[in-house]
RNA sequence: CCGUGGGAGAGUCCGCGCGCGGUGUGAAUCACAUUAGCGCGCGGCGCCGAAGGCGCAACCCGCCCGGAAUCGCUCAGGCAAAAGGACCGCGG
Numbered sequence: 001c002c003g004u005g006g007g008a009g010a011g012u013c014c015g016c017g018c019g020c021g022g023u024g025u026g027a028a029u030c031a032c033a034u035u036a037g038c039g040c041g042c043g044g045c046g047c048c049g050a051a052g053g054c055g056c057a058a059c060c061c062g063c064c065c066g067g068a069a070u071c072g073c074u075c076a077g078g079c080a081a082a083a084g085g086a087c088c089g090c091g092g
Stems, first nucleotide, its partner, number of pairs: 001092006011045001013044008021035006046079003052075001053073003059067002
C1' cells in the first nucleotide's frame, strides 16, 4: 500500500416551497380541497467526533533536530438506513 472482516457518537428536529402518492368533490385526459407518507430545495436552532484539517503537547528519540495522540477546537464532515469511519484482526 492492496484485499477482507469488525468498527462508535450525535434531531430519520422545526418551518416554508415544489413534486410524487392517498382521499373527497365536480361538467372527471382536467381542476379544486385535504392529507399519515416519500423525495428535492431553502432557512433556523440543537448536537457528535474515529475521514481530513487546525491547536496544545502527553509521548517517541541518549540529547539536539525532527516526529507527534484515541487530548482540545469543531473549518470541513456527520446526527434513520446506505455511504463514510480513527483503530483492530487475517491474508498478500
Molecule: Glycine riboswitch aptamer
Organism: uncultured Sulfuricaulis sp.